[in-house]
RNA sequence: CCAGGGGGCCGGGCAGCCGCGGGUGUUCGCAUCCGAGGAAAGUCCGGGCUCCACGAAACAAGGGUGGCGGGUAACGCCCGCCGUGGGCAACCACAGGGAAAGUGCCACAGAGAGCAUACCGCCGAUGGCCUGCUUGCAGGAUCAGGCAAGGGUGAAAGGGUGCGGUAAGAGCGCACCGGGGCUUCGGUAACGCGGCCCGCAUGGCAAACCCCACCCGGAGCAAGGCCGAAUAGGGGCGGCGCGCUCUCGCAAGAGGGCAGGUGCGUUUCGUACCGACCGCCCGGGUUGGCUGCUGGAGCUCUGGAGCAAUCCAGAGCCUAGACGAAUGGCUGCCCCCGUGUGGCCGGUCCCUUGUGGAUACCGUGCGCGGGACAGAACCCGGCUUACAGGCCCCCUGGCACU
Numbered sequence: 001c002c003a004g005g006g007g008g009c010c011g012g013g014c015a016g017c018c019g020c021g022g023g024u025g026u027u028c029g030c031a032u033c034c035g036a037g038g039a040a041a042g043u044c045c046g047g048g049c050u051c052c053a054c055g056a057a058a059c060a061a062g063g064g065u066g067g068c069g070g071g072u073a074a075c076g077c078c079c080g081c082c083g084u085g086g087g088c089a090a091c092c093a094c095a096g097g098g099a100a101a102g103u104g105c106c107a108c109a110g111a112g113a114g115c116a117u118a119c120c121g122c123c124g125a126u127g128g129c130c131u132g133c134u135u136g137c138a139g140g141a142u143c144a145g146g147c148a149a150g151g152g153u154g155a156a157a158g159g160g161u162g163c164g165g166u167a168a169g170a171g172c173g174c175a176c177c178g179g180g181g182c183u184u185c186g187g188u189a190a191c192g193c194g195g196c197c198c199g200c201a202u203g204g205c206a207a208a209c210c211c212c213a214c215c216c217g218g219a220g221c222a223a224g225g226c227c228g229a230a231u232a233g234g235g236g237c238g239g240c241g242c243g244c245u246c247u248c249g250c251a252a253g254a255g256g257g258c259a260g261g262u263g264c265g266u267u268u269c270g271u272a273c274c275g276a277c278c279g280c281c282c283g284g285g286u287u288g289g290c291u292g293c294u295g296g297a298g299c300u301c302u303g304g305a306g307c308a309a310u311c312c313a314g315a316g317c318c319u320a321g322a323c324g325a326a327u328g329g330c331u332g333c334c335c336c337c338g339u340g341u342g343g344c345c346g347g348u349c350c351c352u353u354g355u356g357g358a359u360a361c362c363g364u365g366c367g368c369g370g371g372a373c374a375g376a377a378c379c380c381g382g383c384u385u386a387c388a389g390g391c392c393c394c395c396u397g398g399c400a401c402u
Stems, first nucleotide, its partner, number of pairs: 001398010012334007020035006037373001041384002044382005049220004062216005067081005082096001083094004097211002102209002104205003119151002121147003126144002129140005159177006178200001179198005185192002224291004234282006243258006260274006298317008335371008345363003348358003351354001
């Protein structure tokens, strides 16, 4: 320098003016302080908190998790390690328990897909057939039969390679690799290394049922708690004057007459008012207010333990709490990216070496455009997904030079 692998971080900066939500103070004019994210998102997993249910535990049902060890409040998360597969390597991926408890499935193709099979093929030693003759040999066909090496199908065909062996073949025999069983040693363990034995004896699928081990009660801040005006219902107690009738009207209701009650006036009369309401209490609802609400598995720095995740100790700090839901806008300068342009800008290049020419490339001046994804809503720990542009660290392979 080229190509690649892993990890971490930033997410425009400063100033002025105007504005928004909240806290505190206030002389009510204002002053002062704080005010989004790494994902606030998806709401997928785990908790805190709250209410409901429930003797505990166990079992059943349903759901989830699944190599081993550690971390954590907990997890399906994280760290370290193991195994398998991929990559020259750095490194990456893995729902990574059980297929010898049982059931089921293995489409299409193919002869055969689960107490394997024989389509093409190979052989036909042995028995039989034909021919020849030297009469027990040779040759031929392939009837019986043997084989599973090669071809073909398939995701998968009952270990792989090689040598021997054979009529042809085959773990039939042997060596190595693979596999299974037992075992020494190492490791907390998963597992690894080695030794001995077994020719190999049960192909795959459990993100099919199932078996094994472990975990899980339900609902969620619209949880939950407190207060509660006016008005209209409901219930209780008390007071009590609670009646009849006509007209209009669909009705609700409005108006009138008689009888009645109370008060006043001279009490068979007149007049005013009342005539199903009034008072008190209780409880619920609508609209609403307060609370829950943000100081917490908190943040920063330093030191220590640990390979690490993480934990411990000390010091300092307070950092949004809205609810028709604030966190923004304008201007100037700077930063980053893209683009255009300037040769009376610097490099660079060319020559006829001149205050010469060229402008692809790098830089630079000026102009224009752009600066992502997104946005709290009870709070945390994770995972996943989105993200313009940029920065940093570690590692691997190759080339060149020293």
Predicted 3D model of a 402-nucleotide RNA (Bacterial RNase P class A) from Qipengyuania sp. A source record names the gene rnpB. Its Rfam family is "Bacterial RNase P class A". Rfam classes the family as a ribozyme. Rfam's curators write: Ribonuclease P (RNase P) is a ubiquitous endoribonuclease, found in archaea, bacteria and eukarya as well as chloroplasts and mitochondria. RNAcentral holds the sequence, with entries from ENA.